Predicted 3D model of a 107-nucleotide RNA (SAM riboswitch aptamer (S box leader)) from Negativicutes bacterium UBA1444. The sequence was found by an Rfam model in a public genome assembly.

């Protein structure tokens, strides 16, 4: 890189440094940033995918812990694209798909 599954309205930084301009994957919004963003690198802090332990099982399913692999810590994956439906008219709201992200297993 890609394929398959699962999840993505819970949650967790007014933290030290370094560093100096754009970030929030893309479009369109609409946000964050020289009161220093995003970013790395430290502490810190969620959660609970793997693994782990315990009870059931046909496949699996619940729990329990938080030492290990990861992941996360503005804002619903920020809304949004494409389709279909409600409501009715300028604004909303429901399903579904795509795209995207995170983990597990294959190539």
């Nucleotide at each position: 890189u890609u394929u398959u599954c699962a999840u993505c309205c819970a949650g967790a930084g007014u933290u030290g440094g370094c560093g100096g301009a754009g970030g929030g994957a893309c479009u369109g919004g609409c946000c964050c940033a020289a009161u220093g963003a995003u970013g790395c690198c430290g502490c810190g802090g969620c959660a609970a995918c793997c693994a782990u332990c315990g009870c059931a099982u046909g496949a699996u399913g619940c729990g329990a812990a938080a030492c290990g692999g990861u992941g996360c810590c503005a804002a619903u994956u920020c809304c949004u694209g494409c389709a279909g439906g409600g409501a009715g008219u300028c604004a909303u709201c429901c399903c579904g798909g795509c795209a995207g992200a995170u983990g597990a297993a294959g190539a």